[in-house]
RNA sequence: CCAGAGGGCCGGGCGGCCGCUGCUGUCUCUUUAUGGAGACAGGAGAGGAAAGUCCGGGCUCCAGCGAGGAACGGUGCCGGGUAACGCCCGGCGGUUUUGGCGAAAGCCGGGAUCAGGGAAAGUGCCACAGAAAGCAUACCGCCACGGCUUCGGCCGGGUAAGGGCGAAAGGGUGCGGCAAGGGCGCACCGCGCGGGCGGCAACAUCCGCGGCACGGCAAACCCCACCAGGAGCAAAAUCGAAUAGGGGCGGCAUAUGGGUAUCCUCCACUCCGUCGCCCGGGUUGAUUGCUUGACCCUGCAUGCAAAUGCAGGGCUAGAGGAAUGGCCGCACAUCCGCCUUAUCCCUAGCUUGCGAAGGACCAUGGCGGAGGACAGAACCCGGCUUAUAGGCCCUCUGGCACC
RNA sequence: GGGCCUGUAGCUCAGUUGGUUAGAGCUGGCCGCUCAUAACGGCUAGGUCGGGGGUUCGAGUCCCUCCGGGCCCACCA
Numbered sequence: 001c002c003a004g005a006g007g008g009c010c011g012g013g014c015g016g017c018c019g020c021u022g023c024u025g026u027c028u029c030u031u032u033a034u035g036g037a038g039a040c041a042g043g044a045g046a047g048g049a050a051a052g053u054c055c056g057g058g059c060u061c062c063a064g065c066g067a068g069g070a071a072c073g074g075u076g077c078c079g080g081g082u083a084a085c086g087c088c089c090g091g092c093g094g095u096u097u098u099g100g101c102g103a104a105a106g107c108c109g110g111g112a113u114c115a116g117g118g119a120a121a122g123u124g125c126c127a128c129a130g131a132a133a134g135c136a137u138a139c140c141g142c143c144a145c146g147g148c149u150u151c152g153g154c155c156g157g158g159u160a161a162g163g164g165c166g167a168a169a170g171g172g173u174g175c176g177g178c179a180a181g182g183g184c185g186c187a188c189c190g191c192g193c194g195g196g197c198g199g200c201a202a203c204a205u206c207c208g209c210g211g212c213a214c215g216g217c218a219a220a221c222c223c224c225a226c227c228a229g230g231a232g233c234a235a236a237a238u239c240g241a242a243u244a245g246g247g248g249c250g251g252c253a254u255a256u257g258g259g260u261a262u263c264c265u266c267c268a269c270u271c272c273g274u275c276g277c278c279c280g281g282g283u284u285g286a287u288u289g290c291u292u293g294a295c296c297c298u299g300c301a302u303g304c305a306a307a308u309g310c311a312g313g314g315c316u317a318g319a320g321g322a323a324u325g326g327c328c329g330c331a332c333a334u335c336c337g338c339c340u341u342a343u344c345c346c347u348a349g350c351u352u353g354c355g356a357a358g359g360a361c362c363a364u365g366g367c368g369g370a371g372g373a374c375a376g377a378a379c380c381c382g383g384c385u386u387a388u389a390g391g392c393c394c395u396c397u398g399g400c401a402c403c
Numbered sequence: 404g405g406g407c408c409u410g411u412a413g414c415u416c417a418g419u420u421g422g423u424u425a426g427a428g429c430u431g432g433c434c435g436c437u438c439a440u441a442a443c444g445g446c447u448a449g450g451u452c453g454g455g456g457g458u459u460c461g462a463g464u465c466c467c468u469c470c471g472g473g474c475c476c477a478c479c480a
Base pairs, nucleotide, nucleotide: 001399002398003397004396005395006394007393008392009391010390013330014329015328016327017326018325020045021044023042024041025040026039027038028037029036030035047374051385052384054383055382056381057380058379059232060231061230062229064267066266067265068264069263070262073227074226075225076224077091078090079089080088081087092116093114094113095112096111097110098109099108100107101106117223118222122221123220124217125216126215139163140162141159142158143157145156146155147154148153171189172188173187174186175185176184190212191210192209193208194207195206196205198203236288237287238286239285246279247278248277249276250275251274252273257271258270259269260268281479282478283477295314296313297312298311299310300309301308302307332372334370335369336368337367338366339365341363343360344359345358349354350353404476405475406474407473408472409471410470413429414428415427416426422460431447432446433445434444435443453469454468455467456466457465
């Protein structure tokens, strides 16, 4: 310098003119009014995802966020952060890739990734193929022994080392042993159990025992632990206007009762009986909720980090079918075309590495043109996911050149 | 803005506890029957199971994510 992977940040700038929506101030008109209308001035006016609505909260309501249980749902290694989370940070373990050392075994790092509790509680499934797929199995092969024999073999039996089927054949490698084999015996590795040591823990390491009994699937049912009441700003409250304070069907039921946003029991509350569904009538107004908030910026401290605490500063849209726009100019990232110069490949040629013509590609410079993505707040926050032209920075890996 | 449902052939739908080549009816094409058409009979075509990823030996089915389509909602008495 180039290429790739991972992570973080920004995501159009400056100026002029004309508009749009709130706020503040002044003036004018109107009005019972602090209301309404208009003009002028000042100042403000989309995002990193405002999106999908996938999670978690704040806030509001429910004639009960009451206690216990059930059902449904969700989460799932360990520790921490947080208002909370399925989010984030750190660690552990598995898988995979790569680098260094080493003769090898192996050891030491780096990156990526993991819905990563339990298969030794139980149930279920494992198609096809294959001899055999779960308290498994003898097709080929191998082999003492026994029987038969036409002397080629055949049958019975033993055997999971080899072949074959399969996603998977129920420990692996080596040595011994055996008729052939086999944890049959032994060493190491793996697995399980117990103990010691280290760690808050997941776990790691060492020792001893067990000859292996224990395959996979829980994003199948399930078990264990933990979490969760429901609805959602079209929640909800106040004022105003108008209408028919209406009708039908069904459930429970007559206070030892009904009802109270999944069901049961208890308790509590409530009863003008109550609850659910459907058909009708009227309105389409105003205000609040509404933006000062788990807010933003800077500095310091603690912590590996996520984050937390303290101090200082700042106010940064609040509309209600919905404003945040349009035009012009100037530079700029980037892209395209042409020209200049340099480089490489290569044909003819020849002195065998130099190379007219031709081709390729990049850098510098010049000219001309194009040109900034994804996308628009609607009660508000914390996350995740998805979309996103282009630019900047950091880390790692590989290649080339130079020292 | 908020909540919910759904996607399988051109159309309407099945698809069981995940199992091998995903079915049925209508429509379409060809043949038969008929003088001819319809009806009828026979044969046949037509599927990235909305897209992508994951779990699994194996996914239309289970899980995650994206896309498309559809439905509902206010207040008063």

The prediction has a mean pLDDT of 77. Two RNAs folded together computationally: RNase P RNA and transfer RNA, 480 nucleotides in total.